Two RNAs folded together computationally: RNase P RNA and transfer RNA, 425 nucleotides in total.
The coordinates come from a structure-prediction model, not an experiment, and the mean pLDDT is 79.
Rfam match: Bacterial RNase P class A. Rfam describes the family as follows. Ribonuclease P (RNase P) is a ubiquitous endoribonuclease, found in archaea, bacteria and eukarya as well as chloroplasts and mitochondria.
């Protein structure tokens, strides 16, 4: 000094001056006011309520292991695979030798295997010529039956790869080497690693197709729910119901046990709670490789209900991007204008 | 704020347990009939199947991730 790789942080600043919302207070005033994503609502908890969330079947998630966590598809470390020199990145990563299905065109053949071009003439025929007196026999010939998948030809994909012996010609038919199973050992808590012995290819592909294992999930949502006040009249018309309605939102056992759904048509619709003290933040030790986790301290950090967080000037500089809460937390996606700081890697050049 | 459903040709819909040229109906253009017009008949044209990415030999379909419009609940 070029070039990356990856972890975290901010997210215009400082002053005046006028508004908003909340809280304290009689008042004057005082103090606090949006985000890393407050979004998408996709995941995975807390609260509510429905029976106490029960048992089975469907249904739906997940899906290498092993830890962390309230919980999880999320995190941290590890295997394995792929890509990169490398730092490092990604990656629906159970199981196709349980079963069922798909695999268009094209191509012999796309899965119980078959043989279109080819190769082969060892066997048995047939023919032709020799030889023999004859049984036959030796040679050639064509490929009838027949042997074979070495190669060619399709395709996204073709029944281990390769080489060497072997054979008429071939073939795991035989070996050596690799890959696969299978089994024992060794090492790892475990995926898996690696060794050694065996099989002799049986096992193409496809589960983000059905399916199979293993594990998990009861339903709704703060407009949930629950109080206070106002209004009242429960009226008409179908339909279901003690042979069980609704509670219960897939269906069923199982509880509770009488009203319920549907349309016309009328009353009311004001207000507290829930709702900000939390799996909370800093910061110290301590334990772990880490993700986290204990313990001690110290702080209080938005809370609307037409819904606040603005506008105004001045100064400054790198001239400011995506965007804004609405019961609340943990992730995970997706949108960004720049800046900062930490760690490692590669090239190159100089000492 | 919470919850559900669509998205295919100008409009209205079909369509798929993935297979090769995505169709109908109405509107469009043209021709043919007619004096002329409609309507009838012929013929054609138009489609990133909402958008990005993945699985897959191949995806309008299967899988994620966004973007739009609709519908309910006090």
């Nucleotide at each position: 000094g070029g070039a990356g790789u990856u972890g975290g942080c901010c997210a215009g600043a400082c002053a005046g001056c006028c508004g908003c919302u909340g809280u304290g207070g009689c008042a004057a005033c005082a103090c606090a006011g949006a985000g890393g994503a407050a979004a998408g609502u996709c995941c995975g908890g807390g609260c509510u309520c429905c029976a106490u969330a029960g048992g089975g079947c469907a249904g739906g998630g997940u899906g290498c292991c092993a830890g962390g966590u309230a919980a999880c598809g999320c995190c941290u470390g590890g295997g394995c695979g792929c890509c990169g020199c490398g730092a490092g990145g990604c990656g629906a990563c159970g199981g196709a030798a349980a079963g069922u299905g798909g695999c268009a065109c094209a191509g012999a053949a796309a899965a119980u295997a078959u043989a279109c071009c080819g190769c082969c003439g060892a066997u048995g025929g047939c023919c032709g010529u020799c030889c023999g007196c004859a049984a036959g026999g030796a040679c050639g010939g064509a490929u009838c039956a027949g042997g074979u998948a070495a190669g060619g030809u399709u395709g996204a994909a073709a029944u281990g790869g390769c080489g060497a012996g072997g054979u008429a010609a071939g073939a795991g038919c035989u070996c050596a080497c690799c890959g696969c199973g299978u089994u024992u050992c060794u090492g790892g808590u475990a995926a898996c690693a690696g060794a050694a012995a065996u099989g002799g290819c049986a096992c193409g592909u496809u589960a983000a197709a059905c399916c199979c294992c293993a594990c998990c999930c009861g339903g709704a949502g703060c407009a949930a729910a629950g109080c206070c006040a106002a209004a009242u009249a429960g009226g008409c018309a179908g339909g279901c119901g003690u042979u069980g309605a609704a509670g219960c939102g897939g269906c069923u056992c199982g509880c509770u046990g009488a009203g319920c759904c549907u349309g016309c048509g009328g009353g009311u619709a004001g207000g507290c709670u829930g709702c900000a003290g939390g799996a909370g933040g800093c910061g110290a030790c301590g334990g772990g490789c880490g993700a986290c986790c204990g313990u001690c301290g110290u702080c209080c950090c938005a809370g609307a209900u037409g819904a606040a967080u603005g506008g105004c000037u001045g100064u400054c500089c790198a001239c400011g991007a995506c965007a804004g809460a609405a019961c609340c937390c943990g992730g995970c996606u997706u949108a960004u204008c720049g800046g900062c700081c930490g760690a490692c890697u590669c090239c190159u050049u100089u000492u | 704020g919470g919850u559900g459903a669509u998205g295919u040709a100008g409009c209205u819909c079909a369509g798929u347990c993935g297979g090769u040229u995505a169709g109908a109906g109405c509107g469009g253009a043209g021709g043919a009939u007619u004096c002329a017009u409609a309507a009838c008949c012929c013929u054609c044209a138009g489609g990133u199947c909402g958008g990005c990415g993945g699985u897959u030999c191949g995806a309008u379909u299967c899988c994620g991730c966004c973007c739009a419009u609709c519908a309910c609940c006090a």